[in-house]
């Protein structure tokens, strides 16, 4: 160069055309503890970037970006 795979909250991950885009982990805030920690409750916060399919796209397809693996 060429082939192939992945991209979603701060992390790690579900999702496989109509889901309020869920959890777990951290983080805030509250209740419990004398105090920390545990432990219970709630809350913030995400679909890599464009373009096309489609009534409808995180989801499908094309192009780019970035990672990873492969292969002389």
């Nucleotide at each position: 160069g060429c082939c192939g795979c992945c991209a979603u909250c701060g992390u790690c991950u579900a999702g496989g055309g109509g889901u309020u885009a869920g959890g777990a982990c951290a983080c805030c805030a509250g209740g419990u503890u004398u105090u920390c920690a545990u432990c219970c409750u709630g809350g913030u916060a995400a679909c890599c970037g464009g373009a096309g399919u489609u009534c409808g796209a995180g989801u499908c397809u094309c192009c780019g970006u970035g990672g990873c693996g492969g292969u002389a």

Model confidence (mean pLDDT): 83 of 100. Predicted 3D model of a 72-nucleotide RNA (transfer RNA) from a Patescibacteria group bacterium. It matches the Rfam family "tRNA". By type it is a transfer RNA.